[in-house]
Context: one part of a larger RNA
RNA sequence: CCCUCGUUAAGUAACUCGGCAAACUCGCUCCGUAACUUCGGAAGAAGGAGUGCCUUGUAGCUUAAUAUUGUACAAAUAAAGGGCUGCGAGGUCGCAGUGAAGAGGCCCAGGCGACUGUUUAACAAAAACACAGGACUCUGCUAAAAUCUAAAUUGAUGUAUAGGGUCUGACGCCUGCCCGGUGCUGGAAGGUUAAAAGGAGAGGUCAAUCUUCGGAUGAAGCUUUGAAUUGAAGCCCCAGUAAACGGCGGCCGUAACUAUAACGGUCCUAAGGUAGCGAAAUUCCUUGUCGGGUAAAUUCCGACCUGCACGAAUGGCGUAACGAUCUGGGCGCUGUCUCAACGAGGGGCUCG
Numbered sequence: 001c002c003c004u005c006g007u008u009a010a011g012u013a014a015c016u017c018g019g020c021a022a023a024c025u026c027g028c029u030c031c032g033u034a035a036c037u038u039c040g041g042a043a044g045a046a047g048g049a050g051u052g053c054c055u056u057g058u059a060g061c062u063u064a065a066u067a068u069u070g071u072a073c074a075a076a077u078a079a080a081g082g083g084c085u086g087c088g089a090g091g092u093c094g095c096a097g098u099g100a101a102g103a104g105g106c107c108c109a110g111g112c113g114a115c116u117g118u119u120u121a122a123c124a125a126a127a128a129c130a131c132a133g134g135a136c137u138c139u140g141c142u143a144a145a146a147u148c149u150a151a152a153u154u155g156a157u158g159u160a161u162a163g164g165g166u167c168u169g170a171c172g173c174c175u176g177c178c179c180g181g182u183g184c185u186g187g188a189a190g191g192u193u194a195a196a197a198g199g200a201g202a203g204g205u206c207a208a209u210c211u212u213c214g215g216a217u218g219a220a221g222c223u224u225u226g227a228a229u230u231g232a233a234g235c236c237c238c239a240g241u242a243a244a245c246g247g248c249g250g251c252c253g254u255a256a257c258u259a260u261a262a263c264g265g266u267c268c269u270a271a272g273g274u275a276g277c278g279a280a281a282u283u284c285c286u287u288g289u290c291g292g293g294u295a296a297a298u299u300c301c302g303a304c305c306u307g308c309a310c311g312a313a314u315g316g317c318g319u320a321a322c323g324a325u326c327u328g329g330g331c332g333c334u335g336u337c338u339c340a341a342c343g344a345g346g347g348g349c350u351c352g
Base pairs, nucleotide, nucleotide: 001347002346003345004344005343006342007341008340010338011337014336019333027051028050029049030048031047036041038170052092053091054090055089056088057087058086059085060084061083062082063081066078067077068076069075093097105331106330107329108328109327110326111325112323113322117129118128133168134167135166136165137164138163139162145154146153147152171318172317173316174315176248177247178246181245182244183241184240185239186238187237190236191235192234196230197229201225202224203223204222205221208217209216210215249267250266251265252264253263276310277307288304289303290302291301292300
């Protein structure tokens, strides 16, 4: 000097990103216990009191020597004593009695997630995942879906109160408008359209014929092509559908102070954001403004609304209970600190 512990005057969070760490609290019995609430909880809320040992009284439980009754056994009654428990009374010792050890610190407010659970084995335990509940959608059984070249298997020895997929995520109040785009479902008049069918027509070869002997024409067959026409789904098209993917405006004017605009005009759109919430896990400007809390607060809480860029199952807003969650405040408590000191054990170092 380091590690692990112990103690500490006075102050008590002044430490620090932050009370991190440590300390306080702690068992049992009794008293007492708020808001809120889904009436179950919250709750061990909070906050108090007691706690050892000796003697003794009393009540109860248990065990029982022995005695009595009984001819005996059995049984019944009484009962000294022992053990245990509860409630008192008196006394007594210490600073201290759950005397050592083991054994909640508490309260207030807010965000998120309802909850118990699950997770990055070895830097993340969470607000992430899951969840019960809700909704949409597919599937009538050789089911849909999945594995697979197939056989076969799962689904399921199940049958729509079943099974698969997707989204949301207890509960309460709710879940607005848009089908123009994309997707899905349905439709079938028309347009387009593959293979295939079809074969008009064209070319090659060639018997033969003609010939100026160079060549020309050229049936059948074979062969190379090939127009019209017929031709499904799909797409175009027509509808439906948003708890499908998604989307949910701008400018100008206007009221008898000013300001503002219930109101009006106009442009565009498929439709122009409803309820609720809002400087928010979302607010750039921003430490917005006002109020509270502090002597003093970029955090926090309550409001306001000018929402850069909330918003309704990519759910909206609340919400008791719950949380090794996150944020702010308070009481208690402390070597976190003012400011350090001493002690113990183990290392290191030195000597042997």
A computed fold for a 352-nucleotide part of an RNA from a marine sediment metagenome, annotated as large-subunit ribosomal RNA, domain IV. Rfam family: Bacterial large subunit ribosomal RNA. The prediction has a mean pLDDT of 86.